[in-house]
Context: one part of a larger RNA
Molecule: large-subunit ribosomal RNA, domain II
Organism: Candidatus Micrarchaeota archaeon
RNA sequence: GCCAGGGAGUUCUGGGCAGUGGUGAGGCGAAAGCCGGAGCGAAAGCAAAUGCUCGCAACGAUGAGUGAGGAGCAGCCUCCUAAAGGGGGUGAAUCACUGUCCAGAGACCCGAAGCCCGUUGCGAACUAAGGGUGCCCAGGGUGAAGCCUACCUUACAGGUAGGUGGAGGCCCGCAACUAGUGCUGGUAUAUUCCGCUUAGGUGAGGUGCCCUUAGGGGUGAUAGGCCAGUCGAGCCGGGCGAUAGCGGGUUCCCUCCCAAAUGUGUCUCAGCACAGCGUCACCGGAGGGAGUCUGAACGGUAGAGCACUGAUUGAGGAAGCGGGAGAGAAAUCUCUCGCCCCUCUAUCAAACUCCGAAUGUUCAGACCCCGUAGAUGGUGGCAGUGGGGCUCCUCGGGGUAAGCUUGAGGGCCUAUAGCGGAACGACGCUACGUGGGGUUAAGGACCCUAAAUGUAGGCUAAAAGUGAAUCCAAAAGAUGGAUUCUCUCACAGACAGCUGGGACGUAGGCUUAGAAGCAGCCAUCGUCUAAGCAACGCGUAAAAGCGGACCAGCCGAGAGAGGAUCCAUCAAAAAUGGACGGGGCUAAGCCUACUUCCGAUACCCCACCGGUGCUCGUAAUGAGCACACCGAGUAGGAGGGUGUCCGGAAUGCUGAGAAGUAGGGUCGUGAGAUCCUAUGGAGCGUUCUGGAAUAAAUAUCCUGGC
Numbered sequence: 001g002c003c004a005g006g007g008a009g010u011u012c013u014g015g016g017c018a019g020u021g022g023u024g025a026g027g028c029g030a031a032a033g034c035c036g037g038a039g040c041g042a043a044a045g046c047a048a049a050u051g052c053u054c055g056c057a058a059c060g061a062u063g064a065g066u067g068a069g070g071a072g073c074a075g076c077c078u079c080c081u082a083a084a085g086g087g088g089g090u091g092a093a094u095c096a097c098u099g100u101c102c103a104g105a106g107a108c109c110c111g112a113a114g115c116c117c118g119u120u121g122c123g124a125a126c127u128a129a130g131g132g133u134g135c136c137c138a139g140g141g142u143g144a145a146g147c148c149u150a151c152c153u154u155a156c157a158g159g160u161a162g163g164u165g166g167a168g169g170c171c172c173g174c175a176a177c178u179a180g181u182g183c184u185g186g187u188a189u190a191u192u193c194c195g196c197u198u199a200g201g202u203g204a205g206g207u208g209c210c211c212u213u214a215g216g217g218g219u220g221a222u223a224g225g226c227c228a229g230u231c232g233a234g235c236c237g238g239g240c241g242a243u244a245g246c247g248g249g250u251u252c253c254c255u256c257c258c259a260a261a262u263g264u265g266u267c268u269c270a271g272c273a274c275a276g277c278g279u280c281a282c283c284g285g286a287g288g289g290a291g292u293c294u295g296a297a298c299g300g301u302a303g304a305g306c307a308c309u310g311a312u313u314g315a316g317g318a319a320g321c322g323g324g325a326g327a328g329a330a331a332u333c334u335c336u337c338g339c340c341c342c343u344c345u346a347u348c349a350a351a352c353u354c355c356g357a358a359u360g361u362u363c364a365g366a367c368c369c370c371g372u373a374g375a376u377g378g379u380g381g382c383a384g385u386g387g388g389g390c391u392c393c394u395c396g397g398g399g400u401a402a403g404c405u406u407g408a409g410g411g412c413c414u415a416u417a418g419c420g421g422a423a424c425g426a427c428g429c430u431a432c433g434u435g436g437g438g439u440u441a442a443g444g445a446c447c448c449u450a451a452a453u454g455u456a457g458g459c460u461a462a463a464a465g466u467g468a469a470u471c472c473a474a475a476a477g478a479u480g481g482a483u484u485c486u487c488u489c490a491c492a493g494a495c496a497g498c499u500g501g502g503a504c505g506u507a508g509g510c511u512u513a514g515a516a517g518c519a520g521c522c523a524u525c526g527u528c529u530a531a532g533c534a535a536c537g538c539g540u541a542a543a544a545g546c547g548g549a550c551c552a553g554c555c556g557a558g559a560g561a562g563g564a565u566c567c568a569u570c571a572a573a574a575a576u577g578g579a580c581g582g583g584g585c586u587a588a589g590c591c592u593a594c595u596u597c598c599g600a601u602a603c604c605c606c607a608c609c610g611g612u613g614c615u616c617g618u619a620a621u622g623a624g625c626a627c628a629c630c631g632a633g634u635a636g637g638a639g640g641g642u643g644u645c646c647g648g649a650a651u652g653c654u655g656a657g658a659a660g661u662a663g664g665g666u667c668g669u670g671a672g673a674u675c676c677u678a679u680g681g682a683g684c685g686u687u688c689u690g691g692a693a694u695a696a697a698u699a700u701c702c703u704g705g706c
Stems, first nucleotide, its partner, number of pairs: 001706006011105013026035003039046002050074005058066002075090006108249004115239004121235002128213009137203001139172003142168001146164007177200003182196002185194002215231001217227003252641006262275005276385002278382006287370003291367008303355001304353002309349003314344004320339008388413004393409006418429003433608007443598003446583003452595001454594006465585002477570013497554005503527003508522003533548001536547003609631002611627006642695001644692010660679008
């Protein structure tokens, strides 16, 4: 892991509510007594009484009206109290059973780390330290003290040399023995064993046996080490089913409805309580509303603006003030800069506004929708939720940004399938009973792949594109096309090209060595002309020379400049070869217009199932009709069923074959039921009713098997 069996909301007590039943101002109990029949007030204490109006159902003749329950107003009791006013109350309970929930108990099951106790609980067979008594340490080296001899020395002492001697937590050492350094080698179900390598190896040495120290205690050359594979407090048993706001698991079916991830408080933020949102029942009896339009009122956002507040460009002006410079003996004057102010000009603002929408909010009316087949509302039972997420759909705060964070409104996912988006919780379409037929939505129609290699007109030549977006990377700048607008010139001839002219006063004056159109300064006229600059560029030392402007001729119809829009190119770099979903496509790309088709659980039709409502009716199951306005669903609420075991009552099957097992048929929406055959060989059903240790796939679940 698989299979089989076991395996989790139980029981008691007290209480809330609902249903059913009994009795009822009482109920229950043998009784004591308990609950109810009176409340208010902290207490002292005081102590309930009904009346009027409206009005649902119903009655009534479809009328008038009456009108249980109900509602309103007043009254009554009591508390606060001067009063006004306000709070509470002003006759239905009680007992039992059933269901459900709450509380207390282990309280749905499993799970800690831990805490405490055990009068002397069990442990030192491992290990730590100590005590007692034994045993062990090949071989080799070094050569301390002491002693002896020789020499030195006047002598003791001392020194030198040699010998003797044999010390040492001395040296070497794979002897034994002990340790366990590296290979982070091999091997091994928990520190093992092995190999090579390594350390100690006469000492604080190694080791056998016997003994001592015990759990907040021991022992410790100290590592919180060790005290039997257990130690920052051993093991065993008990308190104990400790506690766990945390984690996992929690067993049959169908039907109806269907959330929340928010607010407030919290030693609170992984939890709770109350409110909000769900569901179920009852009460009540007429209005309710998310929509549209009209009218009235409110407002200061978007935008815009500079009139205020604050920021802010340039120019001009000027009364005043201040700084600097100059003149003057001083008074004072002049120039300049700045501040303030005025005019014009150019700009900004969440905490600016002379202005100011759309949307919005409130009220009223109309339409529409829902509602006597009972809405809005009220009361009560039972919950779950209180970690949310995504979204340029719209608007904010923080942040360079984020599948970031924090808000407001909407949608969606969560809890939701289907179709599309290649695949893809929240993007587009659209929401779902079962079966069949048809039509569309989004999106698509060359092939993969259902559907026109459709029609008409343009654009693109880049494989650009073939990508709605979420989830597409791209700019300044440069370039190629298409369309369009404006202006200028043009048959009195434009633009381009070719041919010719492009002069004279004059080399203008000044300057200069020179300055002649062309170093520089000043001026920039006149004449002849079709036109020709006191010269736009090249050039010369200066001239010369060459073009240009300008004019004419030839030619003969458009030319030039600027702006806008669309398509395209370069700019344009990422790690194995690669991504329009792919093939591929020059349309099968892009734009405009049109027709047809495909395409979903959407829409339409038929049948059926279920649900809801109405009518009729029953002791009850029910029958008929209607549904354009019913059929998704997590947590959760409500309802109805299936199966297992046991008791009671009734009624059956069975050796002419019970249960069980295997295969098959049929029925039921389903849990399941039933029949046949085989096997098996002795018990087993059905209906009603009562009662449960009542349903398994999961808990690293338990036990067994494989």